[in-house]
RNA sequence: CCGCGCUAAGACGGGGAGGUAGCGGUGCCCUGUAACCUGCAACCCGCUAUAGCAGGGUCUAAUGCCUUCCCUGAGGCUGUGAGUCUCCCGGGUGGCCUUGGGGGUAAGCGGCGAUGAAGGUCGGGUCCUGCGGAAUAGGACGAUGUGAACCUGGUCAGGCCCUGACGGGAGCAGCCAUAGCAUCUGUUCCUAUCCUCGCGCAGGAUAGCCUGGCCGGAGCUGGCUGCUUUUGAGGAGCCUGGAAGGCGCGGUCGAAGGAAGGUGCGCGG
Numbered sequence: 001c002c003g004c005g006c007u008a009a010g011a012c013g014g015g016g017a018g019g020u021a022g023c024g025g026u027g028c029c030c031u032g033u034a035a036c037c038u039g040c041a042a043c044c045c046g047c048u049a050u051a052g053c054a055g056g057g058u059c060u061a062a063u064g065c066c067u068u069c070c071c072u073g074a075g076g077c078u079g080u081g082a083g084u085c086u087c088c089c090g091g092g093u094g095g096c097c098u099u100g101g102g103g104g105u106a107a108g109c110g111g112c113g114a115u116g117a118a119g120g121u122c123g124g125g126u127c128c129u130g131c132g133g134a135a136u137a138g139g140a141c142g143a144u145g146u147g148a149a150c151c152u153g154g155u156c157a158g159g160c161c162c163u164g165a166c167g168g169g170a171g172c173a174g175c176c177a178u179a180g181c182a183u184c185u186g187u188u189c190c191u192a193u194c195c196u197c198g199c200g201c202a203g204g205a206u207a208g209c210c211u212g213g214c215c216g217g218a219g220c221u222g223g224c225u226g227c228u229u230u231u232g233a234g235g236a237g238c239c240u241g242g243a244a245g246g247c248g249c250g251g252u253c254g255a256a257g258g259a260a261g262g263u264g265c266g267c268g269g
Stems, first nucleotide, its partner, number of pairs: 001269006010059003013031004021048005036056005065262004071257002075253006083247004088242006096235010107225003110221003119215008127204006133197002135193006141186001142184005152177004160169003
């Protein structure tokens, strides 16, 4: 060095985050395969630096076991005001866009104005109080009609009662009245009126508005447009604060790949 056979201290996956005092596992994610089976386990399971346990099975001294990390590197975790992008939640904003309200102005249009604007002055109305009037309601008075079966008045025929008689008494109908009832008229009188009034008198008030007279002698108005000012709503832009995510960059762990080195026993040639 070659061939055959065997074996375990080794392998039959590894890693990330999470969890844990820590390690490994179950579950999640990544990677990867020639990469075993059963049981256990998140209000967990098994262990303790030789850090899954228990049982069974398989492979082989290497392309597969062990070590190293000059290289490549999936993915995870983490950091990042002065890298970038996206999205979200706020704050600000004499300027921009759209739009609502208020004030002012009087340039244009319109309306009123020499049949006289603004302004001034005098009077009236509107307003208030009192009294009156009207109106309305009620009552009184008056007129007409009607009017009590008896329990209203007068007169009471007839009839009735008392009496020896003269005479006396009560009293129905009728008639005349009356109480009551109804209607009408108000030139009348009284009372009331919250509400009502094309009214009168007296007094008051009189800012505004309406109206008339006089003075005055050219403006007045503010409907539309414009200008200006103030306030509000929405939007864009800009400035600014915060949060999340993607990419980038830094740190860290790192599967897998690549490279280098290392690791048995027996027999025969």